RNA sequence: CCGCGACAACGGCAAACCAGCCGUAAGGCUGGGACGCAAAGCCAUGGACCCGAGUGCCGGACGCUCGGGCCGCCAGGCUACCGAA
Numbered sequence: 001c002c003g004c005g006a007c008a009a010c011g012g013c014a015a016a017c018c019a020g021c022c023g024u025a026a027g028g029c030u031g032g033g034a035c036g037c038a039a040a041g042c043c044a045u046g047g048a049c050c051c052g053a054g055u056g057c058c059g060g061a062c063g064c065u066c067g068g069g070c071c072g073c074c075a076g077g078c079u080a081c082c083g084a085a
Stems, first nucleotide, its partner, number of pairs: 004083002012037002017032006035072001041078003045075003049069008
């Protein structure tokens, strides 16, 4: 340095839920709160999923298109503390 991840050490993040605010919604922000996380740090690039609108149909289902969301769904990219086996 790379890989790896311990009954190590210093710490870190914060699910559900609650309150307030923003948003048509998905969802987001702040505070409380901890289910958990060795990248649960960052990125929307691919897929999945979620929302809104339009459309293929008389309607529905399903599909497609556009816009939005989600990194704590999977993959990929970038960065990072510590140092046992």
c-di-GMP-I riboswitch aptamer from a Candidatus Rokuibacteriota bacterium, 85 nucleotides, folded computationally.
Its mean pLDDT, the model's own confidence on a scale to 100, is 88.
The organism belongs to Candidatus Rokuibacteriota, within Bacteria.
Its Rfam family is "c-di-GMP-I riboswitch aptamer". Rfam describes the family as follows. GEMM was predicted in a large-scale screen for bacterial structured RNA regulatory elements. Genes associated with GEMM are involved in a diverse array of functions, including chemotaxis regulation, signal transduction, secretion and chitin.